[in-house]
């Protein structure tokens, strides 16, 4: 110095000015939208997008169904141990592949419990059997008695073919095994307001319709479905001040993380706020000039992926540039 | 938000319990019929099976992950 591996970071900074959301404090009157419930307006503080807010791929929290209960079915997971609220995530490790090597990658239980596949080539392809040769037994013809040769059975061995030949592969084929899994999703869910034709038809219905969104039980249970015709398409909560929460120490643990202490409050709409203008510095590029060189000066242009939606832990995917740290390996010098 | 499909040749589509030359009509082209077109008859060409990866002896077919596109339900009586 080249070429690589693992791992962590950042996602301009800062200042004016003008805007936009919703918190929490003071004020407790008025005013304005609205039918109405119920929202808006004012001061001051402070806050206001991500490492992925993204796909919606797992896993949970919350909420209703019985305080979700038993079986069956199907769905998922897959060495071994270990974290966690859980899990298909992370950690450790042990084996297989791959790589000189730092590392990476693994749906890595099971095929003496059953089923099924396997094209083409090959005598033969999943039951087993025999294409050539050899060796042994038996039976049987020929014999110059040394042999020779048909047949039946055993064992052994082999060119070729092919991924693969009595020996395996294929469970990312069925299946078994072990665990996990009720179902549903914030448009869940409760409340409150307003409307009306709380109607007509047809069909199921205590012989139990229908609910528990696959049967069956168990439980509730009287009313349910579908057509037609009508209303309404607003509001508050849920929900964003208290957590599986973040920031530093310490102490245990290889780690993943866990325990304690201390200090913090940190977005929150309901068609959806988190922007817009100018300076100045920072990076990158490009074009002028200056210098022998490092470099400097002035202009101009870019700065990714992308954008909360109940809310949380993964995961996968997208991503301009740019630090840092530990390591590998080739080259060279010493 | 929640469950589900589909993607083959210019266009509509088969094939998908895995076996290789991936087919089918319709358009295209070239010939034969016709004066001539048009039907009809014959042939020829034409495809990274949306993308990447993975199991496997083998992948359009199985899995996984991304792309695009489509479909269904969910207010009160």
């Nucleotide at each position: 110095g080249g070429a690589g591996c693992g791992g962590g970071c950042c996602a301009g900074a800062c200042c004016g000015c003008c805007g936009c959301g919703g918190g929490u404090g003071c004020g407790a009157g008025c005013g304005c939208c609205g039918a109405a419930a119920g929202g808006c307006g004012g001061c001051a503080c402070g806050c206001g997008a991500g490492g992925a807010a993204g796909g919606u791929c797992c896993g949970g929290a919350c909420u209703g169904c019985a305080a979700a209960g038993g079986g069956c079915a199907g769905c998922g997971u897959a060495g071994c141990a270990g974290g966690u609220a859980a899990c298909a995530c992370c950690u450790g490790u042990c084996c297989a592949c791959c790589g000189c090597g730092a590392g990476g990658u693994g749906a890595g239980g099971a095929u003496c419990a059953g089923a099924g596949c396997a094209a083409c080539a090959g005598a033969g392809a999943c039951g087993a059997g025999u294409c050539g040769g050899g060796c042994c037994g038996g039976c049987g013809g020929c014999u110059u008695c040394g042999g020779c040769u048909g047949c039946c059975g055993g064992c052994c061995c082999g060119g070729g073919u092919g991924a693969a030949a009595c020996g395996g592969g294929c469970a990312a084929u069925c299946u078994c095994u072990a665990c996990g899994c009720g179902c549903a999703g914030c448009a869940a869910c409760a409340c409150c307001g307003a409307a009306u034709a709380g109607g007509c038809c047809g069909g199921c219905a205590g012989u139990g319709a229908c609910g528990u969104g696959g049967c069956c039980c168990g439980c509730g249970g009287a009313g349910c479905c579908g057509g037609c015709g009508g209303g309404u398409g607003g509001g508050u909560g849920g929900c964003a001040c208290c957590g599986a929460g973040c920031c530093g120490c310490g102490c245990c643990g290889c780690g993943a993380g866990g325990c304690g202490c201390g200090g913090c409050c940190c977005a929150g709409a309901g068609g959806a706020a988190u922007g817009g203008c100018g300076g100045u510095c920072a990076c990158g590029c490009g074009c002028g000039g200056g210098g022998c060189g490092a470099c400097c000066c002035g202009c101009g242009c870019g700065c990714a992926c992308a954008g909360a939606a109940u809310c949380c832990g993964g995961c996968c995917u997208a991503u301009c540039g740019g630090c840092c740290c530990g390591c590998u390996u080739c080259a060279c010098a010493c | 938000c929640u469950g589900c499909c589909c993607a083959u040749a210019g266009c509509u589509c088969a094939g998908c319990u895995g076996g290789a030359u991936a087919g089918a009509g319709c358009a295209a082209c070239g010939g034969c019929c016709u004066u001539c077109u048009a039907a009809g008859c014959c042939g020829u060409a034409g495809g990274u099976c949306g993308c990447a990866g993975g199991u496997u002896c083998g992948a359009c077919u199985c899995c996984u992950g991304c792309u695009g596109g489509g479909c269904a339900g969910g207010c009160c009586a």
This is a predicted complex of two RNAs, RNase P RNA and transfer RNA, with 411 nucleotides together. Rfam match: Bacterial RNase P class A. About the family: Ribonuclease P (RNase P) is a ubiquitous endoribonuclease, found in archaea, bacteria and eukarya as well as chloroplasts and mitochondria. It is annotated as a ribozyme.